[in-house]
The RNA shown here (Bacterial RNase P class A) has 347 nucleotides and comes from Thiomonas delicata. The model forms 93% of the base pairs in the Rfam consensus. The source organism's lineage runs through Bacteria, Pseudomonadota, Betaproteobacteria, Burkholderiales and Thiomonas. It matches the Rfam family "Bacterial RNase P class A". Rfam describes the family as follows. Ribonuclease P (RNase P) is a ubiquitous endoribonuclease, found in archaea, bacteria and eukarya as well as chloroplasts and mitochondria. Rfam classes the family as a ribozyme.
């Protein structure tokens, strides 16, 4: 220059308008019995490298839980890293490529069951032709059984302690179940539970009775609610107040500012994952769910027009936070950067 291997970064930029969530900055209003919320204004913030699939591991919660086993479930060379992993480094092996490099669940097939399409006599059970022996029929060429004996062929494999465990199964090692709608606090109203107080149509005293009541007398005496507001009046009237403790509606919190937290070192140990040290920083947080929109310049891409500067239209990727966290895995226009490798060529 052509082809290709590996690793990394980036995912449009700038201005002006409007607009929207958060705010544990400030400074007014306002709601609600009350936990507490709600609005305005100034100011600070506001998606990813995958937030994505929920696939593995983990914090954190609440139940379980002397210890061991069983049932289920995963992992599999060796050595390390790391909260922990099915993850990553490393080294061996074993297949792939001239190579750079990429795969790869990589223990056990004399503990056992199953499997091995097609073709083939035959897939692990045996057993085909030819040849040999016998034994039986034929006058003979022969034919027929049993036995020995294993070719050629086929097939991915052909009788060999076959192969497949990403069939089941042994074998070594892990793993207790649910999951932020987990949970933990605050805390009406109406029901019902205690407890305490208050009232009556309750109570006391006789009579009758078909035993359920009912009639007469007496102490004692109305608490509330309604006739709009007050007095009397009348009328309903049998519960009413209080405190307690669970639960519910609600509201908060977990929850995003202290961390397996993020940058950065010409530091240090280690082949490397990674660890330690130093310095610097605070980095979305809803709760049906905010991060958007329009306009004008610039970048980039296809497309037309022009001899050319240039002009004009189009379009600008996969997606998108929901307790966090470390990973794999899938999607992703365009655009930059290091390192190798083979094969041409020039000096």
């Nucleotide at each position: 220059g052509a082809a290709g291997c590996g690793g990394g970064c980036u995912g449009g930029g700038c201005a002006g308008c409007c607009g929207c969530g958060c705010u544990g900055g400030c400074g007014c209003g306002g709601g609600g019995c009350g936990a507490c919320c709600c609005g305005c204004g100034c100011g600070g913030u506001g998606a990813g490298g995958a937030a994505g699939g929920u696939c593995c591991g983990g914090a954190c919660u609440c139940c379980a839980c002397a210890g061991g086993g069983c049932a289920g479930g995963g992992u599999g060379a060796c050595g390390g890293c790391u909260a922990a992993c099915g993850g990553c480094c490393g080294u061996g092996c074993g297949c792939g490529g001239c190579g750079a490099c990429g795969c790869g669940a990589c223990g056990a097939a004399c503990a056992g069951g199953g499997c091995c399409a097609c073709a083939g006599a035959g897939a692990c059970g045996a057993g085909u032709a030819a040849g040999c022996g016998c034994c039986g029929g034929g006058c003979g060429a022969c034919c027929g059984g049993c036995g020995u004996g294993g070719a050629c062929g086929u097939g991915a494999a052909a009788c060999g302690c076959g192969g497949c465990a990403a069939c089941c199964u042994c074998c070594a090692c892990c793993c207790g179940g649910a999951g932020c709608a987990a949970c933990a606090c605050c805390a009406a109203a109406u029901a019902g539970g205690c407890a305490g107080g208050c009232g009556a149509u309750g109570c006391c005293c006789g009579g009758c009775c078909a035993a359920g009541g009912u009639c007469g007398g007496g102490a004692g005496a109305a608490a509330g609610c309604g006739c709009g507001g007050c007095c009397c009046g009348c009328g309903c009237g049998a519960g009413c107040c209080u405190g307690c403790g669970g639960g519910u509606a609600g509201g908060u919190g977990g929850c995003a500012a202290c961390g397996a937290g993020c940058c950065g070192c010409u530091g240090c140990g280690g082949u490397a994952a990674c660890g330690c040290g130093c310095g610097g920083c605070c980095c979305a947080g809803a709760g049906g769910a905010a991060u958007g929109g329009c306009u004008g310049c610039c970048a980039c891409a296809u497309c037309g027009g022009g001899c050319a500067a240039c002009c004009g239209a189009u379009g600008c990727a996969c997606a998108g936070a929901a307790u966090c966290c470390g990973g794999c895995c899938u999607a992703u226009a365009g655009g930059c950067c290091c390192g190798c490798u083979u094969c041409g060529c020039u000096u």